Model confidence (mean pLDDT): 81 of 100. The RNA shown here (transfer RNA) has 73 nucleotides and comes from Sessilibacter corallicola. Taxonomically the source falls in Sessilibacter (Bacteria, Pseudomonadati, Gammaproteobacteria, Cellvibrionales). Rfam family: tRNA. Its family is annotated with triplet codon-amino acid adaptor activity in the Gene Ontology. The sequence was found in a public genome assembly.
RNA sequence: CUCCCUAUAGUUCAACAGGAUAGAACGAGGGCCUCCUAAGCCCUAAAUCCAGGUUCGAGUCCUGGUGGGGAGG
Numbered sequence: 001c002u003c004c005c006u007a008u009a010g011u012u013c014a015a016c017a018g019g020a021u022a023g024a025a026c027g028a029g030g031g032c033c034u035c036c037u038a039a040g041c042c043c044u045a046a047a048u049c050c051a052g053g054u055u056c057g058a059g060u061c062c063u064g065g066u067g068g069g070g071a072g073g
Stems, first nucleotide, its partner, number of pairs: 001072007010026004019056001028044005049065005
């Protein structure tokens, strides 16, 4: 320098071919229970890497960039 893969809650992952109110588990906060704690049960908050484009509609497709991983020279 070129090419390929990848990026979603604090963490690990879903979202099937473009039509989801973006979910789950763990973690966090609150409550119930208990003499207290743990466990258990209920509730709450929390995310689509950035900028454009296509589309009636983009987490999903396209372009560029950034971060991570890999291959070639």